[in-house]
RNA sequence: GUUCGACAAAGGCAAACCCGGCGAAAGCCGGCGACGCAAAGCCAUGGGUCUAAAGACAAAUCGUCAAUGAUUGCCAGGCUGCCGAA
Numbered sequence: 001g002u003u004c005g006a007c008a009a010a011g012g013c014a015a016a017c018c019c020g021g022c023g024a025a026a027g028c029c030g031g032c033g034a035c036g037c038a039a040a041g042c043c044a045u046g047g048g049u050c051u052a053a054a055g056a057c058a059a060a061u062c063g064u065c066a067a068u069g070a071u072u073g074c075c076a077g078g079c080u081g082c083c084g085a086a
Base pairs, nucleotide, nucleotide: 004084005083012037013036018031019030020029021028022027035073041079042078043077045076046075047074048071049070050069055065056064057063
């Protein structure tokens, strides 16, 4: 240095619930709280998934399609990074 990942050390992040805010929704932000995480640090690039506003179709209503929305704590890929037992 690469791979790898301890019942190591020092630290880190924070699921669900609940409260407040934003949003059409999915969801996001803050607080609280820890289910978990060795990249649960960053990037929506590819795939997946979720939502369905504009728009289109249909149409009294319901509805169908629709990503430019969301998700990196679904997977892959890219970039960066703490520690060091075997």

A computed fold for an 86-nucleotide RNA from an uncultured Anaerolineales bacterium, annotated as c-di-GMP-I riboswitch aptamer. Model confidence (mean pLDDT): 88 of 100. Its Rfam family is "c-di-GMP-I riboswitch aptamer". About the family: GEMM was predicted in a large-scale screen for bacterial structured RNA regulatory elements.